[in-house]
Transfer RNA from a Chloroflexota bacterium, 72 nucleotides, folded computationally. Its mean pLDDT, the model's own confidence on a scale to 100, is 81. Its Rfam family is "tRNA". Rfam classes the family as a transfer RNA. Lineage of the source: Bacteria > Bacillati > Chloroflexota.

């Protein structure tokens, strides 16, 4: 150099173009004598990044960055 994958919460990963959620993890309860485990609630999001379609974009276009793979 050139071709593919990826990139969303702290971490692992979801989300048909139409309110961005789940599991661990974190708080505070309940329970227990205590503590673990459970079980309830909370709280955590500039969805790399710029910019373009759309009535709307995590999704789609295009530039551009990281990351891993292949190929020369």
């Nucleotide at each position: 150099g050139c071709c593919g994958a990826g990139c969303u919460a702290g971490c692992u990963c979801a989300a048909u173009g139409g309110c961005a959620g789940a599991g661990c993890a974190g708080u505070g309860g309940u329970u227990u004598u205590g503590u673990a485990a459970a079980c309830c609630a909370c709280a955590g999001g500039u969805u790399c990044c710029c910019g373009g379609u759309u009535c709307g974009a995590g999704c789609c276009c295009g530039g551009g960055g990281c990351u891993c793979g292949g190929c020369u």